[in-house]
RNA sequence: UUUGUAAAUGGCAAACUCAGGGUAACCUGGGGACGCAAAGCCACGAGUCCGGUAAACGGAUAGUCGGGCUGUCUGGA
Numbered sequence: 001u002u003u004g005u006a007a008a009u010g011g012c013a014a015a016c017u018c019a020g021g022g023u024a025a026c027c028u029g030g031g032g033a034c035g036c037a038a039a040g041c042c043a044c045g046a047g048u049c050c051g052g053u054a055a056a057c058g059g060a061u062a063g064u065c066g067g068g069c070u071g072u073c074u075g076g077a
Stems, first nucleotide, its partner, number of pairs: 001077003004073001011036002016031006034063001040069003044066003047061005
């Protein structure tokens, strides 16, 4: 440098649930643990979802994919 499960130390936390917020998607905190080597951060492109009769427009999602920034450990090569 590359790779990702050999090992170790740690980390995050789906569904569901309780409390609170939001018209909603969804968010925050507690419990929980399906999974995750970027499941750390950024709505930039696409996707999906919500509001809007619809279009325009506004919003949500980074645990859908791509991209950008940063980063733990390290068997093998």